[in-house]
């Protein structure tokens, strides 16, 4: 960098440095910002994707043991799978506003129509895990 899958209306901020724009891109809107935003650093926190630990299972696997009428049955630990919990000196991520809102498409409501509202899908983006 590309691809695949999952999630995106919940949650979580202080200090220091810096100094003008920022909220991914385009457009429109709406916000944040010299009472210092954005960014960087430190600490703190949130969450539970991966890892870890524990518990549960009537599921799957081979192994060991016991019984056996040789069909098999039972028990045990382990591995896998599924579920739950913890938040662990682990790996990331995140800590204004739904991914700030809309844009493309489908359905419904309203309207002469536009606009608007509600819902589904898509595209794009972000993050994680995996693959190349």
């Nucleotide at each position: 960098a590309u691809c695949u899958u999952a999630u995106c209306c919940a949650g979580a901020g202080u200090g220091g440095c810096u100094g003008a724009g920022g909220g991914g891109c385009u457009a429109g809107g709406c916000c944040c910002g010299a009472a210092g935003a954005c960014g960087c650093c430190a600490c703190a926190g949130c969450a539970a994707c991966c890892g870890g630990u524990u518990c549960c299972g009537a599921c799957g696997g081979g192994c060991a043991g016991u019984c056996g009428c040789c069909a098999g049955a039972c028990u045990g630990a382990c591995c896998g799978c599924g579920g739950a919990a913890c938040g662990c000196u682990g790996g990331u991520g995140c800590u204004a506003a739904c991914u700030c809102c809309u844009a493309c498409u489908c359905g419904g409501c309203c309207u002469u129509a536009c606009c608007g509202c509600c819902g589904g899908g898509g595209a794009a983006g972000a993050u994680a895990a995996g693959a190349u």
A computed fold for a 132-nucleotide RNA from Limnoglobus roseus, annotated as SAM riboswitch aptamer (S box leader).
The source organism's lineage runs through Bacteria, Pseudomonadati, Planctomycetota, Gemmataceae and Limnoglobus.
It matches the Rfam family "SAM riboswitch aptamer (S box leader)". Clan: SAM clan.
It was read from a public genome assembly, where an Rfam model found it.